[in-house]
Molecule: transfer RNA
Organism: Candidatus Sungbacteria bacterium RIFCSPLOWO2_01_FULL_47_32
RNA sequence: GCGGUCAUGGUUUAGUGGUAGAACGCGACCUUGCCAAGGUUGAGACGCGAGUUCGAUUCUCGCUGACCGCA
Numbered sequence: 001g002c003g004g005u006c007a008u009g010g011u012u013u014a015g016u017g018g019u020a021g022a023a024c025g026c027g028a029c030c031u032u033g034c035c036a037a038g039g040u041u042g043a044g045a046c047g048c049g050a051g052u053u054c055g056a057u058u059c060u061c062g063c064u065g066a067c068c069g070c071a
Base pairs, nucleotide, nucleotide: 001070002069003068004067005066006065007064010024011023012022013021018054026042027041028040029039030038047063048062049061050060051059
């Protein structure tokens, strides 16, 4: 330099053109004499920009970053 894959809460990840889900973690409350464990509940996310579309996290293009391959 060329090609490919990926980017989603703090972490690990699911998902799909029509409300973004789970686990762990975090906060509050309950339970317990205390801790731990358990239960209820809450906050928290689609890398950035543009395009298509009634509607984009999803499709297209570009950029950035990570990984893999070729040279």